[in-house]
RNA sequence: ACUGAAUAUUAAGCGCCAGAACCGGGAGCGAUCCCGGUUGACGAGGGGGAGGUUCAUCGAAGUCUUCGGCGGAUGCCUCCCGGCCGGGUCACGGCCGUAAACGGUACUACAAAUCCGGUGGGUAACUGCCGGCACAAAAGUGCCAGGUGACCAAG
Numbered sequence: 001a002c003u004g005a006a007u008a009u010u011a012a013g014c015g016c017c018a019g020a021a022c023c024g025g026g027a028g029c030g031a032u033c034c035c036g037g038u039u040g041a042c043g044a045g046g047g048g049g050a051g052g053u054u055c056a057u058c059g060a061a062g063u064c065u066u067c068g069g070c071g072g073a074u075g076c077c078u079c080c081c082g083g084c085c086g087g088g089u090c091a092c093g094g095c096c097g098u099a100a101a102c103g104g105u106a107c108u109a110c111a112a113a114u115c116c117g118g119u120g121g122g123u124a125a126c127u128g129c130c131g132g133c134a135c136a137a138a139a140g141u142g143c144c145a146g147g148u149g150a151c152c153a154a155g
Base pairs, nucleotide, nucleotide: 014071015070016069017068019067020039021038022037023036024035025034026033027032042059043058044057048080049079050078051077052076053075081097082096083095084094085093087152088151089150090149091148092147103144104143105142106141107140108139115132116131117130118129119128120127121126
């Protein structure tokens, strides 16, 4: 490096289901009950380390459950480390996380579902896959604005 086998992993806007809705079968005159099953968030974005904490960012869609809930989590808080705030170092303050500034302003960009077409599985609810058109915001870029002190260096 190649080949074969076994095991584990495959998820983080993610996983799960005890409410609910829906489907199939059964029981009941019936209200309803029992058994089995289905649905239960569309992508974009997000990780310095430790501890804590819990309805943790952004938009898309929309006669309907994207309802309701549980768990987790890259969010947030504190400390440490690191970067930036117009020469250097340190302290404090502010903002951040290696693309290391929030804000103001102008400009620039990208998605999936939906939708259309096709195809597979299931008695059904429903669900897998393929092809096609389009559309976001957070974001990015430029500009503006964005510390105080001490010491040092340079002029």
The RNA shown here (glmS glucosamine-6-phosphate activated ribozyme aptamer) has 155 nucleotides and comes from Desulforudis sp. Its mean pLDDT, the model's own confidence on a scale to 100, is 81. It matches the Rfam family "glmS glucosamine-6-phosphate activated ribozyme aptamer". The family's RNA type in Rfam is riboswitch. The organism belongs to Desulforudis, within Bacteria. The model forms 86% of the base pairs in the Rfam consensus.